[in-house]
Predicted 3D model of a 1438-nucleotide RNA (small-subunit ribosomal RNA) from an uncultured bacterium.
RNA sequence: AGAGUUUGAUCAUGGCUCAGAACGAACGCUGGCGGCAGGCCUAAUACAUGCAAGUCGAGCGCGCCCUUCGGGGUGAGCGGCGGACGGGUGAGUAACGCGUGGGAAUAUGCCCUUCUCUAAGGAAUAGCCUCUGGAAACGGAGAGUAAUACCUUAUACGCCCUUUGGGGGAAAGAUUUAUCGGAGAAGGAUUAGCCCGCGUUAGAUUAGGUAGUUGGUGGGGUAAUGGCCUACCAAGCCUACGAUCUAUAGCUGGUUUGAGAGGAUGAUCAGCCACACUGGGACUGAGACACGGCCCAGACUCCUACGGGAGGCAGCAGUAGGGAAUCUUAGACAAUGGGGGCAACCCUGAUCUAGCCAUGCCGCGUGUGUGAUGAAGGCCCUAGGGUCGUAAAGCACUUUCGCCAGAGAUGAUAAUGACAGUAUCUGGUAAAGAAACCCCGGCUAACUCCGUGCCAGCAGCCGCGGUAAUACGGAGGGGGUUAGCGUUGUUCGGAAUUACUGGGCGUAAAGCGCACGUAGGCGGAUUAGUAAGUUAGAGGUGAAAUCCCAGGGCUCAACCCUGGAACUGCCUUUAAUACUGCUAGUCUUGAGUUCGAGAGAGGUAAGUGGAAUUCCGAGUGUAGAGGUGAAAUUCGUAGAUAUUAGAAAGAAUACCAAUUGCGAAGGCAGCUUUCUGGAUCAUUACUGACACUGAGGAACGAAAGCAUGGGUAGCGAAGAGGAUUAGAUACCCUCGUAGUCCAUGCCGUAAACGAUGUGUGUUAGACGUUGGAAAUUUAUUUUCAGUGUCGCAGGGAAACCGAUAAACACACCGCCUGGGGAGUACGACCGCAAGGUUAAAACUCAAAUGAAUUGACGGGGACCCGCACAAGUAGUGGAGCAUGUGGUUUAAUUCGAAGAUACGCGCAGAACCUUACCAACACUUGACAUGUUCGUCGCGACUCUAAGAGAUUAGAGUUUUCGGUUCGGCCGGACGAAACACAGGUGCUGCAUGGCUGUCGUCAGCUCGUGUCGUGAGAUGUUGGGUUAAGUCCCGCAACGAGCGCAACCCUCACUUUUAGUUGCCAUCAUUAAGUUGGGCACUCUGAAAGAACUGCCAGUGAUAAGCUGGAGGAAGGUGGGGAUGACGUCAAGUCCUCAUGGCCCUUACGUGUUGGGCUACACACGUGCUACAAUGGCAUCUACAACAGGAAGCAAAACGGCAACGUUAAGCAAAUCCCGAAAAGAUGCCUCAGUUCGGAUUGCACUCUGCAACUCGAGUGCAUGAAGCUGGAAUUACUAGUAAUCGUGGAUCAGCGUGCCACGGUGAAUGCGUUCCCGGGUCUUGUACACACCGCCCGUCACACCAUGGGAGUUGGUUCUACCUUAAGGCAAGGUUUCAAACCCUUGACCACGGUAUAGUCAGCGACUGGGGUGAAGUCGUAACAAGGUAGCCGUA
Repeated sequence: AGAGUUUGAUCAUGGCUCAGAACGAACGCUGGCGGCAGGCCUAAUACAUGCAAGUCGAGCGCGCCCUUCGGGGUGAGCGGCGGACGGGUGAGUAACGCGUGGGAAUAUGCCCUUCUCUAAGGAAUAGCCUCUGGAAACGGAGAGUAAUACCUUAUACGCCCUUUGGGGGAAAGAUUUAUCGGAGAAGGAUUAGCCCGCGUUAGAUUAGGUAGUUGGUGGGGUAAUGGCCUACCAAGCCUACGAUCUAUAGCUGGUUUGAGAGGAUGAUCAGCCACACUGGGACUGAGACACGGCCCAGACUCCUACGGGAGGCAGCAGUAGGGAAUCUUAGACAAUGGGGGCAACCCUGAUCUAGCCAUGCCGCGUGUGUGAUGAAGGCCCUAGGGUCGUAAAGCACUUUCGCCAGAGAUGAUAAUGACAGUAUCUGGUAAAGAAACCCCGGCUAACUCCGUGCCAGCAGCCGCGGUAAUACGGAGGGGGUUAGCGUUGUUCGGAAUUACUGGGCGUAAAGCGCACGUAGGCGGAUUAGUAAGUUAGAGGUGAAAUCCCAGGGCUCAACCCUGGAACUGCCUUUAAUACUGCUAGUCUUGAGUUCGAGAGAGGUAAGUGGAAUUCCGAGUGUAGAGGUGAAAUUCGUAGAUAUUAGAAAGAAUACCAAUUGCGAAGGCAGCUUUCUGGAUCAUUACUGACACUGAGGAACGAAAGCAUGGGUAGCGAAGAGGAUUAGAUACCCUCGUAGUCCAUGCCGUAAACGAUGUGUGUUAGACGUUGGAAAUUUAUUUUCAGUGUCGCAGGGAAACCGAUAAACACACCGCCUGGGGAGUACGACCGCAAGGUUAAAACUCAAAUGAAUUGACGGGGACCCGCACAAGUAGUGGAGCAUGUGGUUUAAUUCGAAGAUACGCGCAGAACCUUACCAACACUUGACAUGUUCGUCGCGACUCUAAGAGAUUAGAGUUUUCGGUUCGGCCGGACGAAACACAGGUGCUGCAUGGCUGUCGUCAGCUCGUGUCGUGAGAUGUUGGGUUAAGUCCCGCAACGAGCGCAACCCUCACUUUUAGUUGCCAUCAUUAAGUUGGGCACUCUGAAAGAACUGCCAGUGAUAAGCUGGAGGAAGGUGGGGAUGACGUCAAGUCCUCAUGGCCCUUACGUGUUGGGCUACACACGUGCUACAAUGGCAUCUACAACAGGAAGCAAAACGGCAACGUUAAGCAAAUCCCGAAAAGAUGCCUCAGUUCGGAUUGCACUCUGCAACUCGAGUGCAUGAAGCUGGAAUUACUAGUAAUCGUGGAUCAGCGUGCCACGGUGAAUGCGUUCCCGGGUCUUGUACACACCGCCCGUCACACCAUGGGAGUUGGUUCUACCUUAAGGCAAGGUUUCAAACCCUUGACCACGGUAUAGUCAGCGACUGGGGUGAAGUCGUAACAAGGUAGCCGUA
C1' cells in the first nucleotide's frame, strides 16, 4: 500500500466481498511445562448452608468459675465508639448525574495547634428477684440498684441572639502519680452539602410546553442559598441555536482501531453517581432517609398450637434457573489496610495466598552432530526414473523441561510465614514422557493421482460439480501457524462508501417549476477608538494508573518499580492590533433615484376586420358522392356531391415570420384604443453600502381535471358502427358525448428541460444577428445590452462545454449516498373530489447505471455485385418404372448422413462372400501379433475310411526328411503342446482428439511491424474521389511499409515455327484390290521445345492519372475459353463404421468361425432420375462422318450354328500396328392424329450367360400380353455460347448386374430493357436496452408454491396524563391532658405510598378476511418496449 466482482472488451460511476488489528468471548479438533493477568456480558431471577462488624472491665453494677488471695477469667445487661467505612451491582437516570473550570450563603465525629474550664446537687432505669400472658417471636405487672446513662443549679470569655437596653448557653470521670478522658471557644486539616459557565445519544412521521408555572414581598424551614414550602401581588417563563414528548443509556480517566482527523466502546484497575426484594416514610447520629437498622403497604418464601410470627447473597464461597458461555461451600490474618481498646489483644470472605480453566499475553521444550545401499514402504511416472529424503535405520553426543534424591530462602521490625519444604541450588536418570490444526481455482503462500458424475457435496466474493474436477471426498506431496490452529460473533480499518482534514449534483444518485422576501449567513473604500474573536508570554489546574521516552528488578520476556515527557483542555493575568467583529465619522466605484431617447407576440380590459369551416333558405344541375392499401359503415332521385349569390354561428388569426423579439418561469402573434409592469442606451444631478443569497412564509404556475352559469362552428377522450386480424376492447374509416371557448372559484402537477440554482469578478479570438450610442476618410471602426455558430487556454469518464462555461475563484440556498421494494405504506398537513406534499421499514439481488469501442442485427439509409430478379429455353411437381429416405412391418429388416450444407449420399456396384444385423450350432491364448518354457525337424500336399448341414473332429496310408555354420542342444526358420503376459471388439463418446471433408465462397476480404491519435477498449493504415472481376490500379490523406488472399506462375484447348518421323501421314515419283509396298516427312497427326497478347498502337473520353469506349492489325483483345488452386475464420457442421488415437466398457464374449435368413419387406409420404404421352414423331430400309478410353484368369476379328441372347472354333494383339467397333441423331419409304404401327408397365411360356449356387434376390433373349399416360394444381429447378437442349460412345467398380457416377465427342439455339422488387453477398453510414449476438432481448395479467409487509370487525397486554374516591406508617399543625416548663399520651385536620373508578393518549402482540410486493426449473395468454421494434418513444392528466 491494495485486490476480486457489472462488459465481447474499455473507461467511469457505484455497491458487495477479501487481505490487517482487537476481544471479559463461544464452538470444533488437539494438548508437555512455567510466569503474569483474567474469569455470569444472559434473569436488578429465586436462594438451602456456612461465614462477611464488632469491640471496650482503664465508664457501671450484678451472676458464675479459678486463685499463689495480689488478682484473673467468663456471662447477660446499662453505657461509649464503630455498624454512613470497607465489599457488591448498573436497575433507574439525558440530569448540575458526570467531566472540566469557577463561586459563596455552610456544616464537619475521630486528628493537629492555641486559650479557658472540669464546681454543687438530684431523680430514675435495665440487669437481678417475685408473679404472670403466649405454641413461638416476644412480652406485662410489682419490688429494688449503678454509672463517663439522664436531669437541675452555679459560673462562662474572644460563643450565640438583640429593638444595642439586654437576654441565652457547659462539663465526667477512671486508675493511681503518670496518663487517658470531659466541656466551651478560635484556627487548621480532612470530608460533605449547595450554586454557576461550557461539554455530554437518536427521532420534527414529537411544534408548541408550563399555574408553584416565572418573578416580587412577608413568613416558615434548613448546616446553608433558593418556590424548598406557604400567603398575597404581577403575568410571566422555556422554545426552530430544537422547548415538550418518545426511545435508548450509568458518566469519566481510559480501552480499541486509525497516518491523522475521526469511529466504536466504558470488562478487569482508579474517580464520581445511583441502587440494596418492590413502593413510601421517618428515627438515631458529626455524617443515612442507612446492603448484613427501624415503621407501614405489596409480591414471594418459610414456621405455626391458625390466635400470630420470621425473612431479604446486586458481600465471599455455593445451589437452582436462564444461557453459546464464565471457577473452590479452600487457607490465613504472616504482610498491607480498617474498627474497637491505654494496651495485650479481638474482629476483618477487605486483603494476601492456594485451587479450577490454553480465556489471553510472554517464555521454554518435544533433541544435537554424523549418516547414500539415496534402504524398505507409500505416491507419481513419458516405465528411463522422480519424490517423501539425511528424513529413517545405524554410529557418536547432550539433559533444558520432566522424574528421583539432598540442601533450602527473600518477603520480618527483637518476636510472629497462610503461601511452603514453594522459588532456587546440587547430584542422579534415560532419547528416554512431550505435535497438532488449517489450507493448496483466483484474491492468497502452496499440485498431482484416484473416487464421484449438476449426484454427493463445497462456497468469504467471483464461482466449482452434467465421465479426464489442481474448487466435492480420500491419498501422496506441498504451504502457513504452532501448544495451539481453525470457525462463528462483535468493533475499527481498508471505505475519499457521509468527504472538517477529504466527495459530488447537464447525460451515472443528485438544481426546488419560477421569482419575491423574513430569520440567518455573507458583504465595497477610508479614519479613529475598543480588544470580543485572534496571536504571544506568565501563573493555576488538567488525580493516580494507562500510552510514550530513559534507567532499574525478576536468568530473558510478559510483568513490576523509579524518573521524565505528555495529557493537544479549562480558568486567571499581562501584552500585541494585521485581519474579522463592535462603536463613531467620511467617501463613491456596488446598489438605487432623476432628466432624455428609441425597441418589443410583456400584461389587462373594451371594440373591430377579412379568409376558411359548418349549418340554413334559394337558384343551376344529375347520379352518384365520400372514404381507403383495398373496402364498407355513411350521404344521395324526398335531388346529394359540384356550383352561384345570400344569411347565421363559433373558434382560430395564413402571408409578414426569422437561428427574430418580450417576459421570472408557465407563456405571449389579425387590427385599434384604455390602463399598466419591466429591460436597454445616452447624459447631468442626487442618496451614500441602502448590496447578494435566502430555511420557514406567502404570490405566480402549461395541459388535463373539478364546481357553478353561459357558449358550442371545427376538432374530439368515452360510446356506436364499418374494416383489418387467429383475435383487434387498437392502429385506418364514418359518426359522436364530455371537453376544448367565456366568466368566477379550485387544483398545483409536467421530459414545468439548457435534464445545467442565484449573484459577482477574472481568463485568446473568428463569423453571424436584434436594440441603442459614438467616431468617421461613408470604405468602415469602436462600444453597451441581448441572441446564435465555431474555437484557444482550461475542464470533463467520455461524448462534449468553452466570456450565454460544464474554465478559474468567492458568497448563499437546495439536493445525492447501490438496484428493487417505493415516491409506496402508516402518520400528519392541504384539497369538493381526483389527488398532492412530507416520507419509511421488513424482505430481496450482486449488481443496477453513464459514456464510448468492436461486432451482429433492423419490416434504417446510400452504393455495388451474383442465372438473384427480369427477358428466354428446357424441365421438376401429374403417369409408369428405377433409385435413395421417412414411416410401418420384422427374429433381423446392420449403421451413419437431417434446412440451405441429409435423401442415384458413405455404396466405383448386398445372390454366398461383402456384412457390421437376426436365428441356430461351434471354439476359448483364440481367425491375427510379440515374448518366455518344453518338444519335434519338417511343414505341407494328396488318397482313403467314419461322423456331421458345415465349420470341424477321429483314424489309416503315400510322397518328401529345412537353411546357414566358426560344428557348439550356435544362429535362423517352421510346426506342435501347456500356462501366462496378452490378442480381439464395425462396442460407447466426432461434445476428449488427429487427419480428411462440406458450407459461407473463388465472396474480396483477413491481418501484422513501426509511427501517429485516444486515459482506454481501440482507431489510423483498410476511410475519401475515381476505377476494376478483384483491398485491381490511380490520386489524395499521419501514415509508411509488409504478409495471407486477388492476379500471375501450373495443366488443357485455340495459332505459328523448329525438331523428330513409327505402328502415324501421302503432295510429287513408282506400285497395289487396299499407304498394300518402295520412297518421302511437304501436309495431317503425334511427342518435345520455342514464339505469340502487353491496353503494345490509333482516336475519343477522363483530372495531363488509373481506366473506359471505339478502331486497326492479329489465330486469339482487354482475365482469350475451361480446369487445378479455397485467405483469417463461421457452423462444438460431418466422420471413433476408411485410418490413427485418449478415456470408458466386454474378455468361455460386445471376441472368432459356420449354415440359413436379412439389408431387396410395403396401406403410405418425400427427394433425385429414366421412359413417355407422339408427326421436329414411330417403324422399316439405305449409307457417311467422331473423340476420350480399355484389353492377358483379357480384348477377340474372320468363319459356322441359332429368329435372338449366345454358342462352337479361332487369326491377331501386353497394342498410334490387333481387338472392342456398330457411332447415333442423318437420308428415303410407309403410318395420318387414334390411347394409335404412340407408350411400354405388368404378366405367361420358352431360353441364354455369369457363377459352388440365380427360390427369397441377377442381367439378357424370343414369342405372347399391352396398364397408367393425350404435356401435368399450388409451388419450384437449371442454364448467358460451342452454353442450354438433343444424340450416341467409352471407363472405373465388377464372376455377373446401373436409368447412377466419371469422362468423350456429334448436331446446335433463344434471350438479357434493366436493377423497382424476391434471395444471397460486399463496402460505408445510422439506431440499438442485442454480444449464446433478432431463432436476440423483454413486459404485464392469470394459475401454483414460499416469504416478509399494509388494511382489518375486534381482542390482549404494557405505559402515560388528568379528575375523583379511599388512605397505612410518618412528620407537620391545632386542641386537650400533664408539668415549674416540656416530653410521653389522647383527639382532630390537611399532606401522602399502595389501591380503586372513569375519560383520553401512546406502544406492542394476536386476528376471519383482504391489498399490493418479492422470489421461484422448463406453466397459460398475448407481444407493450429495445431497429422507423413494424402506430417514434417518453412525461403530466382524465
It matches the Rfam family "Bacterial small subunit ribosomal RNA". A reference for the family is Yusupov et al. (2001), "Crystal structure of the ribosome at 5.5 A resolution", Science. The coordinates come from a structure-prediction model, not an experiment, and the mean pLDDT is 84.